The prediction has a mean pLDDT of 86. The part of an RNA shown here (small-subunit ribosomal RNA, 5' domain) has 497 nucleotides and comes from a wastewater metagenome.
[in-house]
Context: one part of a larger RNA
RNA sequence: GAAUGAACGUUGGCGGCAUGGAUUAGGCAUGCAAGUCGAGCGGGCGUAGCAAUACGUCAGCGGCGUAAGGGACAGGAACACGUAGAUUACCUGCCCUCGGGUCUGGGAUAGCCACGGGAAACUGUGGGUAAUACCAGAUGAUAUCUCCGGAUCAAAGGUGUGAUUCCGCCCGAGGAUGGGUCUGCGUCCUAUUAGCUAGUUGGUGAGGUAAUGGCUCACCAAGGCGAUGAUGGGUAGCAGGUGUGAGAGCACGACCUGCGUCAUUGGGACUGAGACACUGCCCAGACACCUACGGGUGGCUGCAGUCGAGAAUUUUUGGCAAUGGGCGAAAGCCUGACCAAGCGAUGCCGCGUGCGGGAUGAAGGCCUUCGGGUUGUAAACCGCUGUCAGUGGGGAGGAAAGCUUUGUGAAGAGCAGAGCUUGACCUAUCCGCAGAGGAAGUGUGGGCUAAGUUCGUGCCAGCAGCCGCGGUAAGACGAACCACACAAACGUUAUUC
Numbered sequence: 001g002a003a004u005g006a007a008c009g010u011u012g013g014c015g016g017c018a019u020g021g022a023u024u025a026g027g028c029a030u031g032c033a034a035g036u037c038g039a040g041c042g043g044g045c046g047u048a049g050c051a052a053u054a055c056g057u058c059a060g061c062g063g064c065g066u067a068a069g070g071g072a073c074a075g076g077a078a079c080a081c082g083u084a085g086a087u088u089a090c091c092u093g094c095c096c097u098c099g100g101g102u103c104u105g106g107g108a109u110a111g112c113c114a115c116g117g118g119a120a121a122c123u124g125u126g127g128g129u130a131a132u133a134c135c136a137g138a139u140g141a142u143a144u145c146u147c148c149g150g151a152u153c154a155a156a157g158g159u160g161u162g163a164u165u166c167c168g169c170c171c172g173a174g175g176a177u178g179g180g181u182c183u184g185c186g187u188c189c190u191a192u193u194a195g196c197u198a199g200u201u202g203g204u205g206a207g208g209u210a211a212u213g214g215c216u217c218a219c220c221a222a223g224g225c226g227a228u229g230a231u232g233g234g235u236a237g238c239a240g241g242u243g244u245g246a247g248a249g250c251a252c253g254a255c256c257u258g259c260g261u262c263a264u265u266g267g268g269a270c271u272g273a274g275a276c277a278c279u280g281c282c283c284a285g286a287c288a289c290c291u292a293c294g295g296g297u298g299g300c301u302g303c304a305g306u307c308g309a310g311a312a313u314u315u316u317u318g319g320c321a322a323u324g325g326g327c328g329a330a331a332g333c334c335u336g337a338c339c340a341a342g343c344g345a346u347g348c349c350g351c352g353u354g355c356g357g358g359a360u361g362a363a364g365g366c367c368u369u370c371g372g373g374u375u376g377u378a379a380a381c382c383g384c385u386g387u388c389a390g391u392g393g394g395g396a397g398g399a400a401a402g403c404u405u406u407g408u409g410a411a412g413a414g415c416a417g418a419g420c421u422u423g424a425c426c427u428a429u430c431c432g433c434a435g436a437g438g439a440a441g442u443g444u445g446g447g448c449u450a451a452g453u454u455c456g457u458g459c460c461a462g463c464a465g466c467c468g469c470g471g472u473a474a475g476a477c478g479a480a481c482c483a484c485a486c487a488a489a490c491g492u493u494a495u496u497c
Base pairs, nucleotide, nucleotide: 001497002496003495004494006493007492008491009490010489013351014350015349016348017347018346019344020343026307027306028305030304031303032302035064036063037062040061041060043058044057045056046055047054048053071262072261073260081186082185083184084183085182086181087180090179091178095175096174097173098172099171100170101169102168103137104136105135106134112127113126114125115124116123117122143152144151145150157167158166188234189233190232195225196224197223200222201221202220203219204218205217206216207215237259238258239257240256241252242251243250244249264285265284266283267282268281287298288297289296290295315341317340318339319338323337324335325334326333327332354384355383356382357381364375365374366373367372388438390433391432392431393430394429397426398425402420403419404418405417406416407415408414441486442485443484444483445482446467447466448465452481453480454479455478456477462469463468
């Protein structure tokens, strides 16, 4: 000098864009953060109706989603990450393309009804009911197995427009996307850590997995790693990148993106295309809460917020209008993702705090050799302007879609036209009003280093980055005036180069 997720002191007008729990991965009150589908199913309730039925709504069964999105960096020195490859050793829901199929039956169960148990959480027995829930049979190759003879494996309907044609379901092939596994190379400090290792290293066989493999097991052999640093200890999420620097390098890894890991601590599996699953399940521990003492409940490292510790880090806001996600045929519903607003000079950038004239160089202040000098065109005064803020009005845009309808079209696809409808929040920009009015500080002035005089103090009080200053004329302490630097900031501290 440059830089920071900074903090502290003094000061503080406006706006844009960013950014904001770095410490206790400490504990958490409260609200919200994952639902949706009645065009899969039978019911309950309400409204309309004489009824059939229609509409709305609700718990349940069922489907899809909840493995994404969001948070954090504890652990981990490792194929975790980066890079380049391998997979004839693998999987892949939803999506796209292609080829086939969608037949016949059955028994349950929740909801419901009845009777109970329990303080509650919840739960038992009996009766009866539906399905795109469950089961059986048929059919079956291009799929799987194969001793090449053969054997084995499927399905579900809905809407209503007369549906293999719309939405689905089943089997198979390919693609796309996403993942699993393996390998070469790279990846901090420590030898005041020198030896480490028994599933250990390899083989055969078996099991297991989507898949290779000591991944696991039985048997056999005795190997494997290591001064090119094994093993142990310490520290650490990795990378794209960021800071600095002429570069080489050094230091760092906030925000954003990719990957990894974690979800009160430890362990475990279930379901599923995918998890060993943040707001799922089971067990154990600690902690907290409820209890009728028998027993139960909970998990903010989601968004806000609270306590604690700390030098230190924000609102218990608005909206789904946009973008994206889940479900749905759709309308739509949900979405603390996200978009916005709020707070903080935390950072960067921009703008303003007026402009021109004005000498009897006014008054006051300070200095003085008492003549004057300086503050200083500075002020007053005269003329003008109207940025920003204030106030009143206009106003493009962020809106594309969606619904209805017409045309085209094989088409409820797509495209074009018309009508209706959708903005939480923000507002570019324009016009008017008034009036210089509302808007400057901080640090420094001995040398380094731009800028000095007077008074006070008297090795005291104090200053200080280094040298050093202060013991009676201090340009270095304190004050005043003046000056210098930067400026809505300026200094200090900490850290990096």